[in-house]
């Protein structure tokens, strides 16, 4: 220089064949407890790495380019 794979709430990851973005743990609140864990209930938090496009409609398709990671030279 060339090839490949990854990028989604604080972390981890799901998200088929394009059709309003979900799961665990983490937070926060109640309940229970002398308290703490634990357990049980419910809340909030993401415009999906970035910028175009294509469609009625893109997390998903299509171009660039950005960061890690891997292979070849």
């Nucleotide at each position: 220089g060339g090839g490949g794979a990854u990028a989604u709430g604080g972390c981890g990851c799901a998200g088929c064949u394009g059709g309003u973005a979900g799961c665990g743990c983490a937070a926060c609140u109640g309940c229970u407890u002398u308290g703490c864990a634990a357990g049980c209930a419910g809340u909030g938090g993401g415009u999906c790495g970035u910028g175009g496009g294509u469609u009625c409609g893109a997390g998903u398709c299509c171009c660039a380019c950005u960061a890690u990671c891997u292979c070849c030279a």
Description: This is a predicted structure of a 73-nucleotide RNA (transfer RNA) from Candidatus Opitulatrix roisinitermitis. Lineage of the source: Bacteria > Bacillati > Actinomycetes > Bifidobacteriales > Candidatus Opitulatrix. Its Rfam family is "tRNA". The family's RNA type in Rfam is transfer RNA. Gene Ontology term of the family: triplet codon-amino acid adaptor activity. Rfam's curators write: Transfer RNA (tRNA) molecules are approximately 80 nucleotides in length.